[in-house]
Context: one part of a larger RNA
Molecule: small-subunit ribosomal RNA, 3' major domain
Organism: uncultured prokaryote
RNA sequence: UGACGGGGGCCCGCACAAGCGGUGGAGCAUGUGGUUUAAUUCGACGCAACGCGCAGAACCUUACCAGCCCUUGACAUACCGUUUGAUUACCAGAGAUGGUUUUCUUCAGUUCGGCUGGCUACCACACAGGUGCUGCAUGGCUGUCGUCAGCUCGUGUCGUGAGAUGUUGGGUUAAGUCCCGCAACGAGCGCAACCCUCGCCAUUAGUUGCCAGCAUUAAGUUGGGCACUCUGAUGGAACUGCCGGUGAUAAGCCGGGAGGAAGGUGGGGACGACGUCAAGUCCUCAUGGCCCUUACGGGCUGGGCUACACACGUGCUACAAUGGCGGUGACGGAGGGAUGCGAAGGAGCGAUCCUUGGCAAAUCUCAAAAAACCGUCUCAGUUCGGAUUGGAGUCUGCAACUCGACUCCAUGAAGUUGGAAUCGCUAGUAAUCGCAGAUCAGCAUGCUGCGGUGAAUACGUUCCCGGGCCU
Numbered sequence: 001u002g003a004c005g006g007g008g009g010c011c012c013g014c015a016c017a018a019g020c021g022g023u024g025g026a027g028c029a030u031g032u033g034g035u036u037u038a039a040u041u042c043g044a045c046g047c048a049a050c051g052c053g054c055a056g057a058a059c060c061u062u063a064c065c066a067g068c069c070c071u072u073g074a075c076a077u078a079c080c081g082u083u084u085g086a087u088u089a090c091c092a093g094a095g096a097u098g099g100u101u102u103u104c105u106u107c108a109g110u111u112c113g114g115c116u117g118g119c120u121a122c123c124a125c126a127c128a129g130g131u132g133c134u135g136c137a138u139g140g141c142u143g144u145c146g147u148c149a150g151c152u153c154g155u156g157u158c159g160u161g162a163g164a165u166g167u168u169g170g171g172u173u174a175a176g177u178c179c180c181g182c183a184a185c186g187a188g189c190g191c192a193a194c195c196c197u198c199g200c201c202a203u204u205a206g207u208u209g210c211c212a213g214c215a216u217u218a219a220g221u222u223g224g225g226c227a228c229u230c231u232g233a234u235g236g237a238a239c240u241g242c243c244g245g246u247g248a249u250a251a252g253c254c255g256g257g258a259g260g261a262a263g264g265u266g267g268g269g270a271c272g273a274c275g276u277c278a279a280g281u282c283c284u285c286a287u288g289g290c291c292c293u294u295a296c297g298g299g300c301u302g303g304g305c306u307a308c309a310c311a312c313g314u315g316c317u318a319c320a321a322u323g324g325c326g327g328u329g330a331c332g333g334a335g336g337g338a339u340g341c342g343a344a345g346g347a348g349c350g351a352u353c354c355u356u357g358g359c360a361a362a363u364c365u366c367a368a369a370a371a372a373c374c375g376u377c378u379c380a381g382u383u384c385g386g387a388u389u390g391g392a393g394u395c396u397g398c399a400a401c402u403c404g405a406c407u408c409c410a411u412g413a414a415g416u417u418g419g420a421a422u423c424g425c426u427a428g429u430a431a432u433c434g435c436a437g438a439u440c441a442g443c444a445u446g447c448u449g450c451g452g453u454g455a456a457u458a459c460g461u462u463c464c465c466g467g468g469c470c471u
Stems, first nucleotide, its partner, number of pairs: 007471007015461002019425005026317008034308002042053002064303007073127001077126001081122002085104002089100004107117003129292002132290003138286002140281003143277001145275001150189006156165003169180003195269004200236007209226003214223002239263001242257002244254003319418001323377005335366003340359002345354003384415001389410007431453007
């Protein structure tokens, strides 16, 4: 000077408390450990690994294993000479690959110089290649403390010096935010603001959007209109600005009040200081060193990553009446669509299929929103629950055996609210309900978004956890 203390003081945070809903018990999904295996590729391990890398492992992916093959190589540059390209079919083989063959041509440009470019094959030589090792050699990127309020510098002053001061103190704030004081005076990185979005208004523009009045229609369908809604562009608007109280006359606080669409940072997002953890990543990429070079490189078929006495994490579905089933049938936002979205019509109990109008989409389409409302069931392992299994199908795709999703018929397991323990959340939040998208041929209980319905509680800071300042 720091760090630490079951030392002290002050303060904050869903940290506790007050509440609401979960996890821990069940079945299943998914990740991990362990075990097994020819292989079950590799990484990630308290918070900050474990629905994580993976925004999607049947082949491919794929890095793993077995077998069959290749050796200047699947790919790049350079050099040496030689060297026509495209195409049809057959045979062997698991395929890679090997062999045979049909047809058309004798590569393209040309400054006519094998000059430029391309291609096939052979030979040799430099080399290629490596998801091999080291994240404790590294860059880059990321997590975390933490959106916590801190971290520093110049000059001056003090101290022999390490250093101190400033940054401490009195108030105040979400904040090293601001005010006052002070051997300090200033400044930088952070805070805040500037950016995006939601909420109000105005101007502008009215098609594919809208319809007040006029006419018209089955229908904003058409004429007409751009007032309204909406869309999207530009602006305005909020500053403790005004009033009262309080405070040190300050910063501010309270409360209220007025006005206002919005009130004290209006809500949300992006944004992450100096640094910490030799944190994570050499398997995104880049890269030093080391290692392999007829193999630790490359191609292919099949298998594996999907195994299963078990243990843990994260989820989904339930155990029911605030519910199940049947019926009626209203409202939303944000997105996607051409190898695509697919209407209407028809077939099928259904998954789906046939046919095809329209639409590069404020026009057409995915699209049905679901919770809601009405009827019924009457507390039971049930009209709860849906695992498991048998059978029959649909779809994608060369191909669903290992190992896909979905549908129908039958089957109808555990489960009656979960021990110790533990998690999330302070408002349009929790809870609950559905919808869309990325990845993607197919496959979502995961992830990322979107809206609908819509609570309870916070006395307080003694205690648990984490953090800040002074001592």